[in-house]
RNA sequence: CUCAUCAAGACCGACCGAGGGAUAGGCCCUUUGACGUCGGGGCAACCUGUCCGCAUCCACCCGAUCCGGACGAAGGUGCCAACUCCUGCGGGGCUUUUCGGAGCCACGAGAGAUGAG
Numbered sequence: 001c002u003c004a005u006c007a008a009g010a011c012c013g014a015c016c017g018a019g020g021g022a023u024a025g026g027c028c029c030u031u032u033g034a035c036g037u038c039g040g041g042g043c044a045a046c047c048u049g050u051c052c053g054c055a056u057c058c059a060c061c062c063g064a065u066c067c068g069g070a071c072g073a074a075g076g077u078g079c080c081a082a083c084u085c086c087u088g089c090g091g092g093g094c095u096u097u098u099c100g101g102a103g104c105c106a107c108g109a110g111a112g113a114u115g116a117g
Stems, first nucleotide, its partner, number of pairs: 001117006011040005019029003023088004041080003046076002049071005055065003084111001089108002092105005
């Protein structure tokens, strides 16, 4: 940089000791010990395995590949507060209004995270 996914799921112990949730605001978590590190456990199924269906390539078969589905979990990652905690930018819909505004809803973009290349 490209592609895919991000509303589900999954916690104990030891150590440490004050901040942490990316960023700003909000709102939360946290000395009843957060965050982090280590150990164990677990979740999930991106890479990966088997099978089925569809389509494409191949004159056909074999074979390969895209997509979808079912099952599995040995290995490489990842993850185990809150939807990526919410909002931020854009247009749209609804409700309300003292016409300044306020509230709600989904969508798209951006940013971020994870995986594969």
SAM riboswitch aptamer (S box leader) from uncultured Brevundimonas sp., 117 nucleotides, folded computationally. The sequence is in RNAcentral, with records from MGnify. Its mean pLDDT, the model's own confidence on a scale to 100, is 83. The model forms 94% of the base pairs in the Rfam consensus. It matches the Rfam family "SAM riboswitch aptamer (S box leader)". From the family's description: The SAM riboswitch is found upstream of a number of genes which code for proteins involved in methionine or cysteine biosynthesis in Gram-positive bacteria.